RNA sequence: GAUUAAGCCAACACAAAUAUCUAUAUAUCGUCGAAAUAAGGUCGACAGUCUCUACCCGGUACCGUAAAUACCGGACUAUAGGUGAAUGAACGUUAAGA
Numbered sequence: 001g002a003u004u005a006a007g008c009c010a011a012c013a014c015a016a017a018u019a020u021c022u023a024u025a026u027a028u029c030g031u032c033g034a035a036a037u038a039a040g041g042u043c044g045a046c047a048g049u050c051u052c053u054a055c056c057c058g059g060u061a062c063c064g065u066a067a068a069u070a071c072c073g074g075a076c077u078a079u080a081g082g083u084g085a086a087u088g089a090a091c092g093u094u095a096a097g098a
Base pairs, nucleotide, nucleotide: 003096004095005094006093014088015087019083020082021081022080023079024078025077026054030046031045032044033043034042040063041062048055056074057073058072059071060070061069
């Protein structure tokens, strides 16, 4: 003293997946360029986070043909903490021992 074997073992303690709650981030937001036009309302890039990823979907309204959308509802992801519990090897012990 790797490793092997035996024994103990989920009752308590301990650890703990999926899940769920709260908080933070980011506002599922903004800017620039291009594109469509009431059967339309989109696409690309940048920026934003002690932060990876994402940056959209549906509905309603609005815009009388122009360049601009507005509102409502919905998360995901990252991190921290809480709740909870399926489940639970190893270590510790004994023997041998590279």